[in-house]
The RNA shown here (small-subunit ribosomal RNA) has 1380 nucleotides and comes from an uncultured prokaryote. Rfam family: Bacterial small subunit ribosomal RNA. Gene Ontology terms of the family: ribosome and structural constituent of ribosome. Its mean pLDDT, the model's own confidence on a scale to 100, is 81. The sequence is in RNAcentral, with records from ENA.
RNA sequence: UAGGCAUGCAAGUCGCGCGACAAUCCCCCUCCGGGGGGUGGAGUAGCGGCGAAAGGGAGAGUAACGCGUGGACAACCUACCCCUGGGUCCGGGAUAAUGCUCGAAAGGCAGGUAAUACCGGAUAACAUCUCUGGAUCGGUGUGAUUCCGCCUGGGGACGGGUCCGCGUCCUAUUAGCCUGUUGGUGGGGUAACGGCCUACCAAAGCGAUGAUGGGUACCGGGUGUGAGAGCAUGGCCCGGCUCACUGGGACUGAGACACUGCCCAGACACCUACGGGUGGCUGCAGUCGAGAAUCUUCGGCAAUGGGCGCAAGCCUGACCGAGCGACGCCGCGUGCGGGAUGGAGGCCUUCGGGUUGUAAACCGCUGUCAGAGGGAAGGAACCCCGGUGUUUGACCGAUCCUCAGAGGAAGUACGGGCUAAGUUCGUGCCAGCAGCCGCGGUAACACGAACCGUACGAACGUUAUUCGGAAUCACUGGGCUUAAAGAGUACGUAGGCGGCGUGGCAAGUUGGGUGUGAAAUCCCUCGGCUUAACCGAGGAACUGCGCUCAAAACUGCCAUGCUCGAGGGAGAUAGAGGUGAGCGGAACUAAUGGUGGAGCGGUGAAAUGCGUUGAUAUCAUUAGGAACACCGGAGGCGAAGGCGGCUCACUGGGUCUCUUCUGACGCUGAGGUACGAAAGCUAGGGGAGCGAACGGGAUUAGAUACCCCGGUAGUCCUAGCUGUAAACGAUGAGCACUGGAUCGGGGAACCUCUCACAGUUUCCUGGUCGUAGCGAAAGUGUUAAGUGCUCCGCCUGGGGAGUAUGGUCGCAAGGCUGAAACUCAAAGGAAUUGACGGGGGCUCACACAAGCGGUGGAGGAUGUGGCUUAAUUCGAGGCUACGCGAAGAACCUUAUCCUGGUCUUGACAUAGUUAGGAAUCUCCUCGAAAGAGGAGAGUGCCCUUCGGGGAGCCUUUUUACAGGUGCUGCAUGGCUGUCGUCAGCUCGUGUCGUGAGAUGUCGGGUUAAGUCCCUUAACGAGCGAAACCCUUAUCCUUAGUUGCCAGCGAGUAAUGUCGGGGACUCUAGCGAGACUGCCGGUGUUAAACCGGAGGAAGGUGGGGAUGACGUCAAGUCCUCAUGGCCUUUAUGUCCAGGGCUGCACACGUCCUACAAUGGCGCGCACAGAGGGACGCAAACUCGCGAGAGUAAGCAAAUCCCAAAAAACGUGCCUCAGUUCGGAUUGCAGGCUGAAAUUCGCCUGCAUGAAGUCGGAAUCGCUAGUAAUCGCGGGUCAGCAUACCGCGGUGAAUGUGUUCCUGAGCCUUGUACACACCGCCCGUCAAGCCACGAAAGUGGGGGGCGUCCGAAGUCGCCAAGCCAACCCGUAAGGGAGGCAG
Repeated sequence: UAGGCAUGCAAGUCGCGCGACAAUCCCCCUCCGGGGGGUGGAGUAGCGGCGAAAGGGAGAGUAACGCGUGGACAACCUACCCCUGGGUCCGGGAUAAUGCUCGAAAGGCAGGUAAUACCGGAUAACAUCUCUGGAUCGGUGUGAUUCCGCCUGGGGACGGGUCCGCGUCCUAUUAGCCUGUUGGUGGGGUAACGGCCUACCAAAGCGAUGAUGGGUACCGGGUGUGAGAGCAUGGCCCGGCUCACUGGGACUGAGACACUGCCCAGACACCUACGGGUGGCUGCAGUCGAGAAUCUUCGGCAAUGGGCGCAAGCCUGACCGAGCGACGCCGCGUGCGGGAUGGAGGCCUUCGGGUUGUAAACCGCUGUCAGAGGGAAGGAACCCCGGUGUUUGACCGAUCCUCAGAGGAAGUACGGGCUAAGUUCGUGCCAGCAGCCGCGGUAACACGAACCGUACGAACGUUAUUCGGAAUCACUGGGCUUAAAGAGUACGUAGGCGGCGUGGCAAGUUGGGUGUGAAAUCCCUCGGCUUAACCGAGGAACUGCGCUCAAAACUGCCAUGCUCGAGGGAGAUAGAGGUGAGCGGAACUAAUGGUGGAGCGGUGAAAUGCGUUGAUAUCAUUAGGAACACCGGAGGCGAAGGCGGCUCACUGGGUCUCUUCUGACGCUGAGGUACGAAAGCUAGGGGAGCGAACGGGAUUAGAUACCCCGGUAGUCCUAGCUGUAAACGAUGAGCACUGGAUCGGGGAACCUCUCACAGUUUCCUGGUCGUAGCGAAAGUGUUAAGUGCUCCGCCUGGGGAGUAUGGUCGCAAGGCUGAAACUCAAAGGAAUUGACGGGGGCUCACACAAGCGGUGGAGGAUGUGGCUUAAUUCGAGGCUACGCGAAGAACCUUAUCCUGGUCUUGACAUAGUUAGGAAUCUCCUCGAAAGAGGAGAGUGCCCUUCGGGGAGCCUUUUUACAGGUGCUGCAUGGCUGUCGUCAGCUCGUGUCGUGAGAUGUCGGGUUAAGUCCCUUAACGAGCGAAACCCUUAUCCUUAGUUGCCAGCGAGUAAUGUCGGGGACUCUAGCGAGACUGCCGGUGUUAAACCGGAGGAAGGUGGGGAUGACGUCAAGUCCUCAUGGCCUUUAUGUCCAGGGCUGCACACGUCCUACAAUGGCGCGCACAGAGGGACGCAAACUCGCGAGAGUAAGCAAAUCCCAAAAAACGUGCCUCAGUUCGGAUUGCAGGCUGAAAUUCGCCUGCAUGAAGUCGGAAUCGCUAGUAAUCGCGGGUCAGCAUACCGCGGUGAAUGUGUUCCUGAGCCUUGUACACACCGCCCGUCAAGCCACGAAAGUGGGGGGCGUCCGAAGUCGCCAAGCCAACCCGUAAGGGAGGCAG
């Protein structure tokens, strides 16, 4: 892929223009091969005429008078056709055909014939041109005034040619282009105007309203979309243009520079006998290639149309038809009615059922579509012959008759939201889905499947593309303070816009008429195919352009006026406005000299540095440069940048007053020009201080920094350059309008008036607060971000990037202009609630500080990790796991812990079912037991018709099921921990805000407290706090046993032992009491706080129970419950033994210690709260002891456990590895328990380890607390340094909030919201993607210049060639033509 093409067809026709030659037929001859003569005729080729320039195809080129629209030609042509005038005479010479020959083919030679072919002459009235030369007859037919032609005029029609106005894509990173270029004159050329061509002359012409260049593209009617305006597009059909293998060229002709003609060049392909030739499917079919992708090498000229012909007719891949393709549009069918105790199957299920679903089956009916057979209207009208007879359909076929039978005929997408429609299973961040958001990590409505549903239906989805939504390029119809966006500022060119009148013109504007706006399409009405698609007719429309008539408001133009815009004038006036020159003081530094004598300086702290060669300090003198304290202000001036000592000179602008002049002179401003902080650059000066770079000292892990000591450029001046800033009010300039309040600066007038101040009004100017309005909000608000007008600049998601490249400016640095590829689904603004901060304020807590005692070091106990193991079951993991679940693992407990052995409806529950037996008990064998196997005893209860039946229990068979400490605490309930007993967390109504939200709950006080008070757009309320509850401290009262004993009595060695008693203690019921109630002070006349009195207790008296909304997917499926999953001769059950106790190690929590405030011995005193019957056990006896024996009492204020210990008194020990410490080990015993080996506790004797107060770090505690001392209980056969309780002795310190930790409230910042354990920046292995660079290498395109140059055209020459005409008897010559 305007890529290449095999094959066939697509343009011929005319014998009524012409001459030949065949076939055929007839005759003659013949050696039977054939030969000769005639006839004949459109079969063949040729001459000639017309056609071949139409029809058909394609869109490469073209940004152009190519196309569209409207005009022009007095500057043109037109074959065939129509109308009309005239004419149609006489001659002549050739040449195809044919034959021969060569050759593969294309060719060559010889002789020779005709014409409506060619040439000459005559005629010339009409007529035309004019160069004054010239140009115009034949055929056919028997015939005809036939018919068809021919020549020449005029007109028409049709078709074309040329010119002009307007319209017609992107790019300025293309800004200048052009030399036949622009015009004129003469000439040439054309059908025709013209630089179309040529000679000469002049130097023009085009361009910011975009020339020139580059890119892309046929244009229009129309088509798609859209409310429209628009945007996109130009396939089919119609009109125009252009092209025909690529490039060039002419010939012929009425017409071509010619799709199926010619010549040349080139590429490609084919044939060849190697000498040379041939070809052009972007015609119809077809083929290859390319590609995601696009058809039959069909039928017919029957119709319509075209060419030729008098005609018949011939030709026609135009055309008419058929074929292929669901490619599009339209119509139709795949059945209709009945049919429920709601079948089967599928799916779901809460297991009841639901749904598929009247769907099916079944019963009855119909015959569309498709299929088969037979007929048939119409598309058909012509034409010719001819005298009334007969024809012409490639293909389609309305419609009619017949046949059979529900028979042959339903899919596609979707079901998380957008968006109509959901369940189950499978899968398990896999596989996959996805338009956007996003699904999937074990309960997926999102993946896959099934069922069901939804939508559309011979279709349904996907992809690509266009328009819409998108007001998201905004003309209709957007914006620029902070989201992207106002140029740094001014002046000003072009341009745009522009005050109040009068008169005129009629370009814009408005109205009427008219021409055009092809047809088709769109729209409306009617009609034709059974309907529709489709088709026909009429209308409307085509919003445009031209001509013409009219109007004169507005814009414009011309003329003439005006003064309010603008400017000028006069008089005043404020000011760091600008430029230049001069002058001044303070400070600083340096130099010189004096005094002086050890440091100075610097910092968070130091050091470098300076200083006995005399610093710092101080005094005097001199020198230098830079900057100008106070005044000074939210003050002033300037266009902006910016401007600050004083004086002088020059100079710009503003304001106020007067209202004298000009008369719209104005506003904005693309390009342009000027100014433009700091830094920087060039040249020359200057250089005190400061100070990039640099050096040194510190800090630090490092410190190319912050801090310190030095210090060069620079900062300063002159002359230039640069041209940028958060050049900001992040707000362009101008004009007008729209409530105010207040504070400054500069004027004027009025009032008062003698002056000053004050006051009022007004103009200009700088701020603040605020109304309406605007705004997303923050905010803004007469200095607008309000309401309008005019002009300019700029924006269009983030990154890439203000980068690359090109251009331009600059000495450079760099400035201005300024992309794309690629990538992301955001980036961004304002505000809200939280959270956070090495932000702020206030406050609290054993948070720190102040103290006391510990841990971390030792030995042991215990838990955890790790390691080990057959197994060391599981859980808990910062605080909030680790003496935790476990209030007590020898067996049991105990578990899918391990090894081994068993059972299988099961150890346990319920309901059936088979068979048997009451239940139950005893014994034997194997075995570790569980279990397996076997034997025997025993026959009960209720009813009975005596056959039997029933209940319960056991065994057995079997079915549902049991069982699971198996998994998921991230599927859950419940319970619990923690923040935290912190003071918070919310709601109703109202109000504010577009909203999220706010207010209340903030603020001032106060409290332990969101406790209370006051204020207050809030007013109230709830959950929390507090209170109510328990306990403890005091008292009263009631009661008085088992408790108590003062008084009375009795008794004993002694004891409340007894009689009694209720006083006291005590017990346990009811009450009282404490409320800031009282006083003083402070405080806002408050809440409250401070002090005091009284009181047992004083400001919630102490302790406990009590835990808001919520957080941590915190913990627990192994307490229990529970969804899902898994398991079912095992992950269930039973049993034996082992393990959970294992030990190089690490950590947590404790015990005991290291001693003299102690240890040991002896003596002696004082609790509370508990427990006790499978129990606590006194007393007595034995034993060194643990304990044993025996045994009273007690279901407990009675009896027992039970001795409290520290303390106190006294003796010894005398600072040591000990009379400290007790680990470890040996021996001998005791207790519990079937059982003490793995693996219990206790006792006695002996042994006598580490350890001499503990590194970094870390824990508890604020009073009856810490510390210390013992006692009890639960668990439990036994086992306690643990846990839960109890009492005894009994301190120290603090009265603070800087810091550490945690918490509360307010406020502030935020780029965090998984919320700082956040977010996030840069570099980077390997791999991948996109885009670049690169030694090079290969190819293509555009512009300009130049050289050679085919065919061809025009001109000139033409010694070569030539029938027609002329001269000549001829030869030959001339005129004319031609090859070259």